[in-house]
Model confidence (mean pLDDT): 85 of 100. This is a predicted structure of a 1534-nucleotide RNA (small-subunit ribosomal RNA) from an Armatimonadota bacterium. Its Rfam family is "Bacterial small subunit ribosomal RNA". Gene Ontology terms of the family: ribosome and structural constituent of ribosome. The sequence is in RNAcentral, with records from ENA.
RNA sequence: AAUGGAGAGUUUGAUCCUGGCUCAGGACGAACGCUUGCGGCGUGCCUAAGCUAUGUAAGUCGAGCGGGGUUUGAGUUGAGUCUUCGGACGAUGUUCAAACCUAGCGGCGAACGGGUGAGUAACACGUGAGUAACCUGCCCCGUUGACCGGGAUAACUUCUCGAAAGGGAGGCUAAUACCGGAUAUGAAGCGCCCUCGCAUGGUGGCGCUUGGAAAGGGGAAACUCGCAACGGGAGGGGCUCGCGGCCUAUCAGCUAGUUGGUGAGGUAACGGCCCACCAAGGCGACGACGGGUAGCCGGCCUGAGAGGGUGUUCGGCCACACUGGGACUGAGACACGGCCCAGACUCCUACGGGAGGCAGCAAGCGGGAAUAUUGCACAACGGGCGAAAGCCUGGUGCAGCGACGCCGCGUGAGGGAUGACGGCCUUCGGGUUGUAAACCUCUGUUGGUGGGAACGAAAACUGACGGUACCCACUGAGGAAGCCCCGGCUAACUCCGUGCCAGCAGCCGCGGUAAGACGGAGGGGGCUAGCGUUGUCCGGAUUUAUUGGGCGUGAAGCGCGCGUAGGCGGUCCUUUAAGUCGGCUGUGAAAUCGCUGGGCUUAACUCAGCAACUGCAGUCGAUACUGAUGGGCUCGAGUUCGGGAGAGGGAAGUGGAAUUGCUGGUGUAGCGGUGGAAUGCGUAGAGAUCAGCAAGAACACCGGUGGCGAAGGCGGCUUCCUGGACCGAUACUGACGCUGAGGCGCGAAAGCUAGGGGAGCGAACGGGAUUAGAUACCCCGGUAGUCCUAGCCGUAAACGAUGGGCACUAGGUGUGGGAGGUCUUGAACCCUUCCGUGCCGCAGCUAACGCAUUAAGUGCCCCGCCUGGGGAGUACGGCCGCAAGGUUGAAACUCAAAGGAAUUGACGGGGGCCCGCACAAGCGGUGGAGCAUGUGGUUUAAUUCGAUGCAACGCGAAGAACCUUACCAGGGUUUGACAUCCUGCGAACCCCGUGGAAACACGGGGGUGCCUGUAGAGAUACCGGAGCGCAGAGACAGGUGGUGCAUGGUUGUCGUCAGCUCGUGUCGUGAGAUGUUGGGUUAAGUCCCGCAACGAGCGCAACCCUUACUCUUAGUUGCCACCAUUUAGUUGGGCACUCUAAGGGGACUGCCGGUGACAAACCGGAGGAAGGUGGGGACGACGUCAAAUCAUCAUGCCCUUUAUAUCCUGGGCUACACACGUGCUACAAUGGCCGGUACAGAGGGCGGCAAGGGAGCGAUCCGGAGCUAAUCCCAAAAAGCCGGUCCCAGUUCGGAUUGCAGGCUGCAACUCGCCUGCAUGAAGUCGGAAUCGCUAGUAAUCGCAGAUCAGCACGCUGCGGUGAAUACGUUCCCGGGCCUUGUACACACCGCCCGUCACACCACGAAAGUCGGCAACACCCGAAGUCGAUGGGCUAACUCGCAAGAGGGGCAGUCGCCUAAGGUGGGGCUGGUGAUUGGGGUGAAGUCGUAACAAGGUAGCCGUAUCGGAAGGUGCGGCUGGAUCACCUCCUUU
Repeated sequence: AAUGGAGAGUUUGAUCCUGGCUCAGGACGAACGCUUGCGGCGUGCCUAAGCUAUGUAAGUCGAGCGGGGUUUGAGUUGAGUCUUCGGACGAUGUUCAAACCUAGCGGCGAACGGGUGAGUAACACGUGAGUAACCUGCCCCGUUGACCGGGAUAACUUCUCGAAAGGGAGGCUAAUACCGGAUAUGAAGCGCCCUCGCAUGGUGGCGCUUGGAAAGGGGAAACUCGCAACGGGAGGGGCUCGCGGCCUAUCAGCUAGUUGGUGAGGUAACGGCCCACCAAGGCGACGACGGGUAGCCGGCCUGAGAGGGUGUUCGGCCACACUGGGACUGAGACACGGCCCAGACUCCUACGGGAGGCAGCAAGCGGGAAUAUUGCACAACGGGCGAAAGCCUGGUGCAGCGACGCCGCGUGAGGGAUGACGGCCUUCGGGUUGUAAACCUCUGUUGGUGGGAACGAAAACUGACGGUACCCACUGAGGAAGCCCCGGCUAACUCCGUGCCAGCAGCCGCGGUAAGACGGAGGGGGCUAGCGUUGUCCGGAUUUAUUGGGCGUGAAGCGCGCGUAGGCGGUCCUUUAAGUCGGCUGUGAAAUCGCUGGGCUUAACUCAGCAACUGCAGUCGAUACUGAUGGGCUCGAGUUCGGGAGAGGGAAGUGGAAUUGCUGGUGUAGCGGUGGAAUGCGUAGAGAUCAGCAAGAACACCGGUGGCGAAGGCGGCUUCCUGGACCGAUACUGACGCUGAGGCGCGAAAGCUAGGGGAGCGAACGGGAUUAGAUACCCCGGUAGUCCUAGCCGUAAACGAUGGGCACUAGGUGUGGGAGGUCUUGAACCCUUCCGUGCCGCAGCUAACGCAUUAAGUGCCCCGCCUGGGGAGUACGGCCGCAAGGUUGAAACUCAAAGGAAUUGACGGGGGCCCGCACAAGCGGUGGAGCAUGUGGUUUAAUUCGAUGCAACGCGAAGAACCUUACCAGGGUUUGACAUCCUGCGAACCCCGUGGAAACACGGGGGUGCCUGUAGAGAUACCGGAGCGCAGAGACAGGUGGUGCAUGGUUGUCGUCAGCUCGUGUCGUGAGAUGUUGGGUUAAGUCCCGCAACGAGCGCAACCCUUACUCUUAGUUGCCACCAUUUAGUUGGGCACUCUAAGGGGACUGCCGGUGACAAACCGGAGGAAGGUGGGGACGACGUCAAAUCAUCAUGCCCUUUAUAUCCUGGGCUACACACGUGCUACAAUGGCCGGUACAGAGGGCGGCAAGGGAGCGAUCCGGAGCUAAUCCCAAAAAGCCGGUCCCAGUUCGGAUUGCAGGCUGCAACUCGCCUGCAUGAAGUCGGAAUCGCUAGUAAUCGCAGAUCAGCACGCUGCGGUGAAUACGUUCCCGGGCCUUGUACACACCGCCCGUCACACCACGAAAGUCGGCAACACCCGAAGUCGAUGGGCUAACUCGCAAGAGGGGCAGUCGCCUAAGGUGGGGCUGGUGAUUGGGGUGAAGUCGUAACAAGGUAGCCGUAUCGGAAGGUGCGGCUGGAUCACCUCCUUU
């Protein structure tokens, strides 16, 4: 010396950036809500500069003066009373004296002090200067003086007017009042001299001329207070100047006393301050003039600071005093508590006239969210007057009121765990409130009571505050805690209530039945006599960026140039010293802030000292840099010479191709157009073709990220005129440069005016199509226009979305123009260099994308522009334009975002690659019929519930007549049908009767068990217990009631699709990427190769089951080749075979050939039972669908509890105009029927399967061998095969429906089972649009078995028999995978989103008008008043005069100039309001369309014109901020 800087929330699925909004902090003259014990110090109408009742705020001096009064004393007068007659008392009058009081004259003060902030944007304020252009009472110092006179006038008195306020007249009187004269340093004028100063000029000296002073009082006196003149001082003021501090340019021009001069006037003083004349100036983009707002400063608040905001209390200055004007007095005023006038208002009044001014202190009313006592005292400090005593002082000192602020204190302290009661929560164990309370022991701040008692006061007297502070004693935990918050930011969590309601909210956002966000409660957090809220300011906000920002895409580079002012400027030397730097001096008031100390018990507060006040001015120095001055220089800039390049510009001329038209020829039926058509043209000869003619417009090829130009832009050829750039070279000029606010010019297309021109194209328009519509896209026509001349317009995605200039900072490679070098010198090639124009790329920069010597890098200079989105490039105003319109350019209101780049997804009527019975190729179906079954719908008392695109619908149901059953009706029960606990009784249990539909109710009878213990020999008895039953009480049970959107579990689906991730590393600010992409390959993220990746996990595959071959082992109930035997593997025998069931083998692209990168792999082949995952199954990654299920089960919460529980009977779930799904049977001859005959597999069976036998046409019945099963049974397999019949027909097809008769199960087949026989014999002749399954032992077809089950199968799950067709292929449909691209989507295209219309609300613009305000202007009128003129009227002082009178001077009056208010008038600016009107904004579910985002389905957008309900369409020109494919060019890699 230095004390000093924090961020967070919110745009997204996520990220980075930009950017706004919001919060945390501090402050306040505050207010509001809830609350409130004490004290100290401060502070308190921010609004109505609104109006004020009442009291008070400025008086004082009797030592300036004359009076008056009171009292006292002395003298006098003496009415009257008393009297002892001596006298006493004594009213009244009067004289003198003293003290006191005082209206008036006079002096000083009243211009200070106090209030307020209306006005004022100004020399008002601040700061620093100047005054040689000035004044200054009281005060101080110094010098000198105060002489001689005079005339009045108030008071008073008399009369008189008036209601009053107030006058009028006569008379008297004084002064420190007034006047004259004398004296005169000084003053003024003139002249001279000296000296000083920046100029005007000043100081001093001398001379002359002129006109100018005074007052007294007190005192015995000394003396003192005053008086006059001059000089000086101090303090105070006037005036002038430099600099500084608000907004607005939608105020750009302002100005007539205006600017200057001369002269006169005026003032204390300069000055147009005023006047006359003369001149024509003065101010202004460095912001005049105008408008709006505002007192300024020291300071105060905030901030790290720079700044920003503010001007309350305190201090300085200014302004104002009811509004406006004016002067008088005075040292000082144009005067808050003075005067005059005008106006508004209020009050009094006798109606004739008067009075008033709280923005002093209190107080009242009013206004307002809001701001106090009609207090005490002059004790202190200060002020006025006075010689003083003293008086006055709402200044001031104090007190009162208000938590308004700051500061301090208290509401108790210690101990106290059964962690009490209560509350709250709970997983019911407990936790918490909580040592908190109770209780014990203390203390006495504060409060209360009593007592004492100050400082402030000075030498003495004197204290409002105040019996206050303070001290002492006593009393007694006693009287003293609230407010806000608890979703994140932000510290603090649970329960209940509520149910998008009520409400909350600063931002994000909470609330739709489990709310930590609402309300209450418990608990907690924060602060504390306060706590919150609101408002305002600064901060955070680097969000106006000087410190300290930006402009390619986020908001932002003027369309381009020329150029004025201004800003900036190469190199060397000299001078100067303005900027700059340093020293010193003056100033920067005090208070405040800071530091160090001191005083109140502490602090707040206050006192002292220091520091500081970053400023301004003066002076002395320094001279690098900048400026200024002078002189040089050549590299910046320019000039000169020589070249070559070019769609640079203007004008004139000229050429061919094509289009169209016209004429003619040939020629015949079409042409044209489209996705397909039609309108249109054509037999009156089109189109086609040939020839000729005419006209206008544009210039193919060359042609090129080629060239030129400042930009817009420029394209056939020739000529003329003309601008610029480049290269090479010399000489010259000598900084002449860069930029450029205003200004001027150029400026595509469209458009406008006038006149031409008009071939093609072509807004509008007409027609044809498309379409739901089609004011469009497509087609046929077609007018303006497109072209020329002249003139306007002035805008574009006028873009590189990138202002200009200079300098510097790696390279590589094309290309255009020029020059040089090398070389056989050939137009070539190579190298170097300058200018232009592209691409790639390093450093660096960037939010990223990207830029990168043509910068978006690094620097300097200048200009333009930006500051959230919408409203809006709109409104109003100005300027420009013929118009269209352009330019400049807001606000209210509204939103919490709007944006940029990149990421991951999803999506695309984007692209590439590839799969799948996805299509195609096939086979068979569904959709039509009848029936079955499920669903919807309808019905019903109930038709219980759930499932609802794929992925609900023969699904939960693998089996509803009762039961099931959850539904309905009726009848019952209420601790319950079921669980646990308690008490009492009883064994349990069985049988019977009555009522009843049953449940149930009532009654009767039988029956006495089991275990332990005791007694007993035992029988038995008793006590207790278990189980069971009945009764009772309450805890509780119960619920197929709700919520699958509170859940677990389970399941479906994408999908058996090939994917989904992680670790480490690397890249990226990050989200994230890489790996996982790429080249091949695969069924596969399967494998190989490559690669900043290397590995790994879940998936794939494999491991498991089954099936196909074989081997081993084993051989009954299985098998039978061999040997016997039989009706029969029946028996003996055997275990080879089949088979059974346990374990092995086998297949791995292993081998060969080919292809391929020599890899992976693929193709073909061999062998093999099987060949490239052999077939089938089980197995389902990360996840998606708030998918399904609370009715399988479990479960939170809610609801119910004589009912939503439970029991019973009956009914319903089986309804039936209909609609749909899934199936069965068919429509027949590849068939039906009849007869005969053959061959399975897998299962099931004791409450069962049941043989043989018997009965019945049959279902079935009788009966019962065998079998707890490789043994017996179900069991007949069927299609098939053989033979017969039918002969194409609604049939010998088909079997629905119905009738009758039976059978079976079952308590019971009516509602509502299955089967049988006879009879009946419907629809149906192969199925519209559409749609399903299947790629091999598959489809198709045929039967068999099983689960459920008393019974009930066309369904389901399995089993075997017979056994095909087709796949060229991947364009298309559907689904999926990978890569890539676009995106305004992310609830992810079933997305997003635009405009009209309709409704509601809000703010704004316009508007016939209308009502105000403000400042001017012109004219009229003109108060008071100053000034001027006049002044015939009036007039004490002075002069003259003996006087009368006259004069001088003054006054009234009158006139004039100026002028406030007022009036009239036309304008300006501004505000309110206004029928109606215009657009805009906002508003869960309105209407019409679909414009935009993907190629958004016609790429979009910009400007312009035109048209249309609307988004919008179309024309012309432009842009890429367009996807996709192809081509060209260039670049990179190999």